[in-house]
Predicted 3D model of a 1458-nucleotide RNA (small-subunit ribosomal RNA) from an uncultured beta proteobacterium.
RNA sequence: AUUGAACGCUGGCGGCAUGCCUUACACAUGCAAGUCGAACGGUAACGCGGGGCAACCUGGCGACGAGUGGCGAACGGGUGAGUAAUGCAUCGGAACGUGCCCAGUAGUGGGGGAUAGCCCGGCGAAAGCCGGAUUAAUACCGCAUACGACCUACGGGUGAAAGCGGGGGACCGCAAGGCCUCGCGCUAUUGGAGCGGCCGAUGUCAGAUUAGGUAGUUGGUGGGGUAAAAGCCUACCAAGCCUACGAUCUGUAGCUGGUCUGAGAGGACGACCAGCCACACUGGGACUGAGACACGGCCCAGACUCCUACGGGAGGCAGCAGUGGGGAAUUUUGGACAAUGGGGGCAACCCUGAUCCAGCCAUGCCGCGUGCGGGAAGAAGGCCUUCGGGUUGUAAACCGCUUUUGUCGGGGAAGAAAUCUUCUGAGCUAAUACCUCGGGAGGAUGACGGUACUCGAAGAAUAAGCACCGGCUAACUACGUGCCAGCAGCCGCGGUAAUACGUAGGGUGCAAGCGUUAAUCGGAAAUACUGGGCGUAAAGCGUGCGCAGGCGGUCUUGCAAGACAGAUGUGAAAUCCCCGGGCUUAACCUGGGAACUGCAUUUGUGACUGCAAGGCUGGAGUGCGGCAGAGGGGGAUGGAAUUCCGCGUGUAGCAGUGAAAUGCGUAGAUAUGCGGAGGAACACCGAUGGCGAAGGCAAUCCCCUGGGCCUGCACUGACGCUCAUGCACGAAAGCGUGGGGAGCAAACAGGAUUAGAUACCCUGGUAGUCCACGCCGUAAACGAUGGAUACUUGCCGUUGGAGGUAUUGACCCCUUCAGUGGCGUAGCUAACGCGUUAAGUAUCCCGCCUGGGGAGUACGGUCGCAAGAUUAAAACUCAAAGAAAUUGACGGGGGCCCGCACAAGCGGUGGAGCAUGUGGUUUAAUUCGAUGCAACGCGAAGAACCUUACCUAGGCUUGACAUGUACUGGAAGACUGACAGAAAUGUCGUCGCCCGCAAGGGUCGGUACACAGGUGCUGCAUGGCUGUCGUCAGCUCGUGUCGUGAGAUGUUGGGUUAAGUCCCGCAACGAGCGCAACCCCUGCUUUUAGUUGCCAGCAUUCAGUUGGGCACUCUAGAAGGACUGCCUGCGUUAAGCAGGAGGAAGGUGGGGAUGACGUCAAGUCCUCAUGGCCCUUAUGUCUAGGGCUACACACGUGCUACAAUGGCGAACACAAGGGGAAGCCAAAUCGCAAGAUGGAGCCAAUCCCAUAAAACCGGUCGUAGUCCGGAUCGCAGUCUGCAACUCGACUGCGUGAAGUCGGAAUCGCUAGUAAUCGCGGAUCAGCUUGCCGCGGUGAAUACGUUCCCGGGUCUUGUACACACCGCCCGUCACACCAUGGGAGCGGGUUCUGCCAGAAGUAGUUAGCCUAACCGCAAGGGGGGCGCUUACCACGGUGAGCUUCAUGACUGGGGUGAA
Repeated sequence: AUUGAACGCUGGCGGCAUGCCUUACACAUGCAAGUCGAACGGUAACGCGGGGCAACCUGGCGACGAGUGGCGAACGGGUGAGUAAUGCAUCGGAACGUGCCCAGUAGUGGGGGAUAGCCCGGCGAAAGCCGGAUUAAUACCGCAUACGACCUACGGGUGAAAGCGGGGGACCGCAAGGCCUCGCGCUAUUGGAGCGGCCGAUGUCAGAUUAGGUAGUUGGUGGGGUAAAAGCCUACCAAGCCUACGAUCUGUAGCUGGUCUGAGAGGACGACCAGCCACACUGGGACUGAGACACGGCCCAGACUCCUACGGGAGGCAGCAGUGGGGAAUUUUGGACAAUGGGGGCAACCCUGAUCCAGCCAUGCCGCGUGCGGGAAGAAGGCCUUCGGGUUGUAAACCGCUUUUGUCGGGGAAGAAAUCUUCUGAGCUAAUACCUCGGGAGGAUGACGGUACUCGAAGAAUAAGCACCGGCUAACUACGUGCCAGCAGCCGCGGUAAUACGUAGGGUGCAAGCGUUAAUCGGAAAUACUGGGCGUAAAGCGUGCGCAGGCGGUCUUGCAAGACAGAUGUGAAAUCCCCGGGCUUAACCUGGGAACUGCAUUUGUGACUGCAAGGCUGGAGUGCGGCAGAGGGGGAUGGAAUUCCGCGUGUAGCAGUGAAAUGCGUAGAUAUGCGGAGGAACACCGAUGGCGAAGGCAAUCCCCUGGGCCUGCACUGACGCUCAUGCACGAAAGCGUGGGGAGCAAACAGGAUUAGAUACCCUGGUAGUCCACGCCGUAAACGAUGGAUACUUGCCGUUGGAGGUAUUGACCCCUUCAGUGGCGUAGCUAACGCGUUAAGUAUCCCGCCUGGGGAGUACGGUCGCAAGAUUAAAACUCAAAGAAAUUGACGGGGGCCCGCACAAGCGGUGGAGCAUGUGGUUUAAUUCGAUGCAACGCGAAGAACCUUACCUAGGCUUGACAUGUACUGGAAGACUGACAGAAAUGUCGUCGCCCGCAAGGGUCGGUACACAGGUGCUGCAUGGCUGUCGUCAGCUCGUGUCGUGAGAUGUUGGGUUAAGUCCCGCAACGAGCGCAACCCCUGCUUUUAGUUGCCAGCAUUCAGUUGGGCACUCUAGAAGGACUGCCUGCGUUAAGCAGGAGGAAGGUGGGGAUGACGUCAAGUCCUCAUGGCCCUUAUGUCUAGGGCUACACACGUGCUACAAUGGCGAACACAAGGGGAAGCCAAAUCGCAAGAUGGAGCCAAUCCCAUAAAACCGGUCGUAGUCCGGAUCGCAGUCUGCAACUCGACUGCGUGAAGUCGGAAUCGCUAGUAAUCGCGGAUCAGCUUGCCGCGGUGAAUACGUUCCCGGGUCUUGUACACACCGCCCGUCACACCAUGGGAGCGGGUUCUGCCAGAAGUAGUUAGCCUAACCGCAAGGGGGGCGCUUACCACGGUGAGCUUCAUGACUGGGGUGAA
């Protein structure tokens, strides 16, 4: 785009068209083929006339039932079952027929016998039948005639007819009529037209998993037969005929003009309309006829239905309506013959479900309408909202206008002209009659239908839906839902913020329709003729030879098959196209043209192809001369090595592996010497070397043999290329028979490895490997690249020839032919790559491909001994499978480098007790969060109440807290008031009344309303903040360049660095975020300033206490200092590195702060902020008590220890950095102590906390569960605090547990570090082994980068991209689906043998019957019935082929969730 459509929702009108696609299923009822009285005898019904009083009679007339006869019924109408050719389409042909029609010719004479009807009788339920009598014809039969016709022996012979009607002058006749004439008929025949029969050529679906078919088959002769040719039939003879250009068989199918689609070529289809064919319940058959083997005829058989008196009969809607059934689905049991056409008739006329109309259906196409203009307060309502508004929307309301359509009323066609009547002209004729033809006039005839059309009236009045809105694809928001419900054409959407589901608002598209489904073509170059491909995506047969086939060098001549050009015929009409015309337009109808790309005939041309003939040498081949070679077959020979055997020497191991073991060996191995046996393979040469068609071929020699290359000459003269089917060769493994068997080695055995190890490794070891003969016929049989030919820049190797230059010669060099390699130009390619050995440019031929899986499988065939090979599907299933390249990530890949990463060391953890956190468990609650590194002394820098979020119980509801409005009342408030209560709270009592003159204001309480409140949920809706990789050196951009592109380059490379730090190079040049530096602390110096700091010298004191001083220390401001700056060497003259000097410090001096692009949906909604959701007398808030502190257990982080480098007691020395007013607290006194009393000083370089401890010195303990260790428990206390029961810290006395250095495993640390020692602070009423700081003492080790972990960079592979915690294979189990096999079982088609044989036709005929003709008669001729024979339908039976369905069981396949 389209449809004979259907379904869903909706539906105003008109025109035109279409309307059982399914069961060729079955059919009730009505109609669909009759007509003619001018063929006939007649008169059942109706009407008229006549007769009759009437009943009634009368064919006299109009007419006409039934009958005889004629014509028609073979057309028209329906359907598409069958049919792959007895069909159709196109073009031809010869051996035919033909009613009605046209034209011509010749006739139409004279006789006969019957019969239906009617009447009578009989049988039957009916349908119907029988008998008798009588009768007509255009019914039937002879005779005569015979122009044509037919037959013929060429002499001849045979065969016809029918009348009827109109009119009429003379004549005849009683009449009818004769007669004449006209018309219609009839007979014979010739020709035509139209129609029909037959034959041929070409074309006409799929399957080769259908390859052979055929006996009347192919042809001939004789005979028969037909309208006609013919095996059409028959007898005989011959053995042909069809087929790879697809016979036969199977499946499917009416064919065509055309229709739909498409740019076309094509593809699909064959409704309506038109042509042809076939069929008419199924099968068979003939009759009649011009024509049928006959839709509304006959006979028979069968199935089915109906009637029946059970004896017997009737029927055929695939005609029009209609019914049932089937189905997703397809109309009225309508009107009329008015028109067109058909049948009959002289005609009038009759018939006509053909046809014309109407009815039903939005089934399709076309047209029209459902209003038009104005109208902003942008109304109300709806929806959304950032609450401002936006949108629906000029839309509505409202004002004005119009009236198509619809409604009502009035008018009102065309389609109708013939026939007919009349006038007139012509023809026929004796005729002015009849009849026929032409012209004029007149009248009649309409189913549709009071329809089309038109006029008028009223009145916006009667008239809009459907689908869609994630992308493709035009059109977006809200709510509901929450992987549910659902959507979906493909991708896909839905798991709490869905533009994708449902609804609403809005929008988009089409519109009386709109969507969906089904179907066809297109897009699809996706079967590629036009117009594709085959190295890696699917695809080159493993290789050659070669028949058929296809294609084929050059010159000349001829022919004219192809080809080209002209002409003629045909190509039905309709359709399509163009130009016109008619319906108001359009659809539609109609006139003309063009076209129908085709076929046939004919004329011409001779370039090209072809055919024929004759030449040519360039393709191809042959000969002569050379050359190389693992080319093939056979035979012979050789040495090295392995193994085995014999003998000798010799002794304890050998062999084997990552390490071992099995194995061999004291019965003498391995090793070694000599000798022997046997089999297999041929080191070195040896090479991107050679040969061969491929597979493949390797010691040497001999014999036989194929091919190739080179040079020149001679010869043949296109002999060529390719190749379906075919034939041959064809690695390894395997098979058969017979040999052989050293080594190796499937299977097998043992030993190891391992969770296992039917493997990898080891020790053995059989088929096999080898030979001969025969099979198999496959490989990643690969260059994943078929063969042949020609053309197209080059460079460098190498093999075999030839030539040239040169040379004594060999080389070297140049040219050329044939091979074999590397790199590359143009070009090609998706890219990779190919590139004169093409995957370039072209020609010819063959093979092959058409999404993945199923499957190279099943079935069938062929081959094979088998294994199996070859040919080769479908159902079903998926939305991918695949190629090349890119960026990452990953690798038990590689290179380089780094890090307390390992190593080297020191000290720990893991074992004990306790502290603390977590899990788990428990509980009314044990609030919540954090969960590998990167949760677990984490949020928490401090849970007895509070905190507190949890639980129990009791209260409050505008609230514990904020803002505002309205109303109302009172200042606020106070009492250390009373009572109840656990308190919150409630009740009661007493006292009290702000500013301002006023209006009013401030403040507080109450009531009502907006609102408050939430540590409720979502960190996967978020902001902010943080952790981590990682203080790792990376992460990017602009422009340019390269690439079809993703992307690359830069950023890679060579060095160097802690560093993408710097240098050099480079299609890159620059730049940004990171690195570094800038900042802070610390280390040195100078300077400034000296109180509360300091004290060298001078005084003074118990004491820097005081005077004095500011030099020193110190404090805290400002400066300086370090930059590879200097030297030497190395390095690329670089960057830089190594060493050195100087210096307090040396190569970023040490430490801190500082954290790129990003990753982990990492953490946090319980810090804070915040979207959405949720609660609102509660999930808010207040209060008391409890809980967060539980305890079979497990883990993390710590503390204290296990002791002598120690414990205890004594004596005694040296810090830093901090804190202090609700504070630090001195001296002094008391207490064993915690602490108490006390009150000086200090808002701090001044006073206080505050004695530092380890260390040092000397004493004791003596290796023990201890003078170690301190848990636990008891008693007694202190302090804080409203309060230490659950549940604080500390003191004293007593008690004195585990623990004797810690399994597997694991952590930290590289120097003022580890280790060890103490001090302080935050939080805090009190409470620390934690955290954050401070100083004291103060080590060991680093060879080095193989390994473990993590990271950086380059490269490589990848089937990964959620990125290796990836992907993914197979079995098993479960469910479902389709399919193969299957003992069988049940159908269909078909073939064949036999039986059988209705009706019919043909033949025969003993029986029976018989009007016309012949015969005087008997009888004959002829005919009929019957019997019978042949053919044959249905039917029966046996054997097969094929196909479909089904089948216990069984095989594999596909899909699905975890």
Its Rfam family is "Bacterial small subunit ribosomal RNA".
Its mean pLDDT, the model's own confidence on a scale to 100, is 85.